[in-house]
Context: one part of a larger RNA
RNA sequence: GAAUGAACGUUGGCGGCGUGGAUUAGGCAUGCAAGUCGAACGCGAAAGCUUCCUUCGGGGAGCAAGUAGCGUGGCGUAAGGGGCAGUAAUGCAUGGGUAACCUACCCCCCGGUCUGGGAUAUACGGCGGAAACGCCGGGUAAUACUGGACGUUGUCAUGGAGCGGCAUCGCCUCAUGAUGAAAGAUUUAUCGCCGGGGGAGGGGCCCAUGUCCUAUCAGCUUGUUGGAGAGGUAACGGCUCACCAAGGCUGCGACGGGUAGGGGGUGUGAGAGCAUGGCCCCCGUCACUGGGACUGAGACACUGCCCAGACUCCUACGGGAGGCUGCAGUCGAGAAUCUUCGGCAAUGGGCGAAAGCCUGACCGAGCGACGCCGCGUGGGGGAAGAAGGCCUUCGGGUUGUAAACUCCUGUUGGGGGGGAGGAAUUCCUGACCGAACCCCUGAGGAAGCACGGGCUAAGUUCGUGCCAGCAGCCGCGGUAAGACGAACCGUGCGAACGUUAUUC
Numbered sequence: 001g002a003a004u005g006a007a008c009g010u011u012g013g014c015g016g017c018g019u020g021g022a023u024u025a026g027g028c029a030u031g032c033a034a035g036u037c038g039a040a041c042g043c044g045a046a047a048g049c050u051u052c053c054u055u056c057g058g059g060g061a062g063c064a065a066g067u068a069g070c071g072u073g074g075c076g077u078a079a080g081g082g083g084c085a086g087u088a089a090u091g092c093a094u095g096g097g098u099a100a101c102c103u104a105c106c107c108c109c110c111g112g113u114c115u116g117g118g119a120u121a122u123a124c125g126g127c128g129g130a131a132a133c134g135c136c137g138g139g140u141a142a143u144a145c146u147g148g149a150c151g152u153u154g155u156c157a158u159g160g161a162g163c164g165g166c167a168u169c170g171c172c173u174c175a176u177g178a179u180g181a182a183a184g185a186u187u188u189a190u191c192g193c194c195g196g197g198g199g200a201g202g203g204g205c206c207c208a209u210g211u212c213c214u215a216u217c218a219g220c221u222u223g224u225u226g227g228a229g230a231g232g233u234a235a236c237g238g239c240u241c242a243c244c245a246a247g248g249c250u251g252c253g254a255c256g257g258g259u260a261g262g263g264g265g266u267g268u269g270a271g272a273g274c275a276u277g278g279c280c281c282c283c284g285u286c287a288c289u290g291g292g293a294c295u296g297a298g299a300c301a302c303u304g305c306c307c308a309g310a311c312u313c314c315u316a317c318g319g320g321a322g323g324c325u326g327c328a329g330u331c332g333a334g335a336a337u338c339u340u341c342g343g344c345a346a347u348g349g350g351c352g353a354a355a356g357c358c359u360g361a362c363c364g365a366g367c368g369a370c371g372c373c374g375c376g377u378g379g380g381g382g383a384a385g386a387a388g389g390c391c392u393u394c395g396g397g398u399u400g401u402a403a404a405c406u407c408c409u410g411u412u413g414g415g416g417g418g419g420a421g422g423a424a425u426u427c428c429u430g431a432c433c434g435a436a437c438c439c440c441u442g443a444g445g446a447a448g449c450a451c452g453g454g455c456u457a458a459g460u461u462c463g464u465g466c467c468a469g470c471a472g473c474c475g476c477g478g479u480a481a482g483a484c485g486a487a488c489c490g491u492g493c494g495a496a497c498g499u500u501a502u503u504c
Stems, first nucleotide, its partner, number of pairs: 001504004006500005013375006019368002026331003030328003035075003040072004048063006082286003091211008101203003106199008114148004124137005154179007162171003184191003212258003219249003224246004229241003261283004265276004288309005311322004339365001341364003347361001348359004378408004388399004412445001413441005421433002448493005453474003459488005469476002
């Protein structure tokens, strides 16, 4: 000098764009953050209104309405959003491999969709419990569950022909045997359902190279290293298991310890390099702590389940409930980091045939000079130069065209109109923002901070007297201090200026 997710001090007019819990991965009140589909299915209110009956207490019927709501079923909830605790390699980056693999929804192609059955939730009746929730009974539907038929392309086995490769093998084709599917709905035109092949996008696994400090860590290892076999997986594999062998790694640093998410990038620098990884994007990983599986195309699953633990809450003491490292917000700790806001208008996501519903993703607004950028705080004229201040050699000098005064302007601010555009879409649709343009007002509302011994731009007077104090380094202060404190003047930067911390 440049830089920062900064903090602190003094000061502070406006706007745009960014950015804001870096510490306790500490604890959390409250609200919201994942639902949707009636064109899969069963059930199904009430208020209110109308009308009839009435012993005036009320009762019935219709509409409200097949609405609200409950349940079964489907899809979604594995995405999106947050954090960086752990991890030095099961990670990441780059380049490859998979003849060792998977893929719901979407796209393309081919073929199919026959016929039966038994349950069950909600609801109803009864019962238990403080609650959370549960038990029993009879009964009901389906695109829920399930039997049979057909049985091809699929899968598996055996045999044959061809092609290819990389040891095991892969592709294609023929024959035989075994095995294997479906679901309907409606507004009649669609949406679905089943099997197979291909694609796109997404993933799993494997290999090579690179990836911090420490030797005051030198030896480490028994599923350890390999084999042939079995199990398991979508899939290779000690991944797991029984058996056999005794191997495997290491001074090119094994093993141990410390620290740390990695990258694209960012800061600085002429570069080489050094430092760093906040916001944004990609990958990994975590979800109160530890462990586990279930469901599913996909999880060992942030707002699913089970077990254990700590903590908090409810309790009728028998037993239950919870998980903000989602958005706001709160306490705590801290030098320190925001609103318990608006909207689905846009972009995107889930469900739905659609209308639409949901969406603290997102889009906006709010707060903070936290950063960068832009603008303003007025412009012209105005004295050999007011007053006041300061200095003085007492003549004067300086503050200083500065002010006053005068003539203007209207950036900005304030008030009132105006509406392009953000809308994709001819019409309708904007939470929020709002260009251009027009009118009014009126210099009015808007300047500070640090420094002035040298480095380093800028000095005089007074006070103080090794005191009080200053200080980045050198060093100032003990009676004329350009270095302390104040005043005046000046220098630098300017809505900021300094200080501290950190990096180059």